[in-house]
RNA sequence: GCGAGAUUAGUUUAGUGGUAGAAUGUCUGCUUCCCAAGCAGAGGACACCAGUUCGAUUCUGGUAUCUCGCA
Numbered sequence: 001g002c003g004a005g006a007u008u009a010g011u012u013u014a015g016u017g018g019u020a021g022a023a024u025g026u027c028u029g030c031u032u033c034c035c036a037a038g039c040a041g042a043g044g045a046c047a048c049c050a051g052u053u054c055g056a057u058u059c060u061g062g063u064a065u066c067u068c069g070c071a
Base pairs, nucleotide, nucleotide: 001070002069003068004067005066006065007064010024011023012022013021018054026042027041028040029039030038047063048062049061050060051059
C1' cells in the first nucleotide's frame, strides 16, 4: 500500500427496516443478630459524519480504532 472482518450498558453479548433485549456488575429496598446467598425494583448503551427511506442498530458511502491476511 491492497483486501477481509469487527465496533450495541462498566464488562460479555442478542437483535436481517417499525418501542434496543439478556447475563453479570452498580444503586435502593425486603429478608438476616451481622455478612454472604436469595427476592423485588431502579439507573445505565447502538463509535462518528453523511445518504436512502414515512421510518435506520439494521441498507449505502466516508472517517476513526482494533483484529486477520497479502505484498
The RNA shown here (transfer RNA) has 71 nucleotides and comes from Candidatus Nomurabacteria bacterium RIFCSPHIGHO2_01_FULL_42_16. The same sequence occurs in records of 2 taxa. The sequence is in RNAcentral, with records from ENA. It matches the Rfam family "tRNA". About the family: Transfer RNA (tRNA) molecules are approximately 80 nucleotides in length.